[in-house]
Predicted 3D model of a 472-nucleotide part of an RNA (small-subunit ribosomal RNA, 3' major domain) from an uncultured bacterium.
Context: one part of a larger RNA
RNA sequence: UGACGGGGGCCCGCACAAGCGGUGGAGCAUGUGGAUUAAUUCGUCACUAACCGAAGAACCUUACCCAGGCUUGACAUCGCGUGUAACUCAGUGAAAGCUGAGCCCUCCCGCAAGGGAGCACAAAGACAGGUGUUGCAUGGCUGUCGUCAGCUCGUGUCGUGAGAUGUUGGGUUAAGUCCCGCAACGAGCGCAACCCUCACCGUAUGUUGCCAGCGUAAAGUCGGGAACUCUUACGGAACUGCCCGUGCAAGCGGGAGGAAGGUGGGGAUGACGUCAAGUCGGCAUGGCCCUUACGCCUGGGGCUUCACACAUGCUACAAUGGGCAGCAACAGACGGCUCCGAGACCGCGAGGUGGAGGGAAUCCGAGAAAUCUGUCCUCAGUUCGGAUUGCAGGCUGCAACUCGCCUGCAUGAAGCUGGAAUCGCUAGUAACCGCAGGUCAGCUAAACUGCGGUGAAUACGUUCCCGGGCCU
Numbered sequence: 001u002g003a004c005g006g007g008g009g010c011c012c013g014c015a016c017a018a019g020c021g022g023u024g025g026a027g028c029a030u031g032u033g034g035a036u037u038a039a040u041u042c043g044u045c046a047c048u049a050a051c052c053g054a055a056g057a058a059c060c061u062u063a064c065c066c067a068g069g070c071u072u073g074a075c076a077u078c079g080c081g082u083g084u085a086a087c088u089c090a091g092u093g094a095a096a097g098c099u100g101a102g103c104c105c106u107c108c109c110g111c112a113a114g115g116g117a118g119c120a121c122a123a124a125g126a127c128a129g130g131u132g133u134u135g136c137a138u139g140g141c142u143g144u145c146g147u148c149a150g151c152u153c154g155u156g157u158c159g160u161g162a163g164a165u166g167u168u169g170g171g172u173u174a175a176g177u178c179c180c181g182c183a184a185c186g187a188g189c190g191c192a193a194c195c196c197u198c199a200c201c202g203u204a205u206g207u208u209g210c211c212a213g214c215g216u217a218a219a220g221u222c223g224g225g226a227a228c229u230c231u232u233a234c235g236g237a238a239c240u241g242c243c244c245g246u247g248c249a250a251g252c253g254g255g256a257g258g259a260a261g262g263u264g265g266g267g268a269u270g271a272c273g274u275c276a277a278g279u280c281g282g283c284a285u286g287g288c289c290c291u292u293a294c295g296c297c298u299g300g301g302g303c304u305u306c307a308c309a310c311a312u313g314c315u316a317c318a319a320u321g322g323g324c325a326g327c328a329a330c331a332g333a334c335g336g337c338u339c340c341g342a343g344a345c346c347g348c349g350a351g352g353u354g355g356a357g358g359g360a361a362u363c364c365g366a367g368a369a370a371u372c373u374g375u376c377c378u379c380a381g382u383u384c385g386g387a388u389u390g391c392a393g394g395c396u397g398c399a400a401c402u403c404g405c406c407u408g409c410a411u412g413a414a415g416c417u418g419g420a421a422u423c424g425c426u427a428g429u430a431a432c433c434g435c436a437g438g439u440c441a442g443c444u445a446a447a448c449u450g451c452g453g454u455g456a457a458u459a460c461g462u463u464c465c466c467g468g469g470c471c472u
Base pairs, nucleotide, nucleotide: 007472008471009470010469011468012467013466015462016461019425020424021423022422023421026315027314028313029312030311031310032309033308034306035305042053043052064301065300066299067298068297069296070295073127077126078125081121082120083119087102088101089100090099091098092097106117107116108115109114129290130289132288133287134286138284139283140279141278142277143275145273150189151188152187153186154185155184156165157164158163169180170179171178195267196266197265198264200236201235202234203233204232206230210225211224214223215222239261242255243254244253245252246251317418321377322376323375324374325373326372328371334365335364336363339358340357344353345352346351384415389410390409391408392407393406394405395404431454432453433452434451435450436449437448
């Protein structure tokens, strides 16, 4: 000077408390450990690994295993030789590959000879190649403390010096935010603001969007309209500005006006640094290692195994519930040309036939669901629950055996609210409800990222647990 203390003081945070819903018990899904295996590719391990890399493992992917093959190589550059650009066929084979045959031709310059470009082949090389190794050699990027309020510098002053001061103190704030004081005076990186979005208003804009008044039997359907909604741009609006109280001040408490009030809600934004944290398997890269193999191609298998253990979820255990009918209502955001696919017809259904319209404020995906109304069920392992299994089908794809999803019929398991323990959340939040998207041929999505609908309870307080800040 720091760090630490079951030392002290002050102060924060869903940290506790107050509340609501879960996890831990069941079944299933997914990940991980372990075990197994020819292989079950690799990485990640308290918080900060474990629906993580992976926003899609049947082949491919694929890095693993088995088998069959290739050796200047799947790919790049160079130079030597030959020349038939491509391509087609046959044999063998699981394919890759290997062997043989056919086909005789590109463009530019040039009268030609020839030269050049492109491509192919053959041989020997320089070299390629390596998801081989080292994240404790590295770049870059990332997690975490933590969106915590801190971390420093110049000059001056003090100290022999390490260093101190400033940055401490008294207030205040979400904040080293600001004020007052002070041997300090200033400054930088952080904080805040500037950026995006939501909420209000105005101006502009009226098609594909809108419809108040007018016309139309009905439908914004058409005429018409530019008001309203909305679209997208540009502006305005909030500053403790005003009032009262309080205070030296900064500020704090209350009030008015206002769509919004004291950082208005949300996002983006992460200081100096810490953990030799993570990543050589995104990429880049030093060293080391392999070079007829640790490289490359192909077929098949594996990553999907299963006594068990853990993690994250989904569905339930029912009556504020379940079934059926009403085809009764009401969203937002998003996607669509190898695509979305309407009406119609066929099928109980998954789906099929067909193809209108739409590169989309126009057409389509598209039925929102919880909800509401009516009715049945009457507390039961049930009209709860849906695992598992059988049969019959549908779709994608070269191909669904290992190992896809979906439909119909049948089957109906565990489960009656979950021990110790433990997690999330303070408002349009939690909880409940559905919808869309990316990846993607298809899909093991119950995941992830968004979107809207319905919509709470509670916070006395800071003694205690956890993490953090300042002083000592």
The prediction has a mean pLDDT of 85.
The full RNA is in RNAcentral, with records from ENA, Greengenes and SILVA.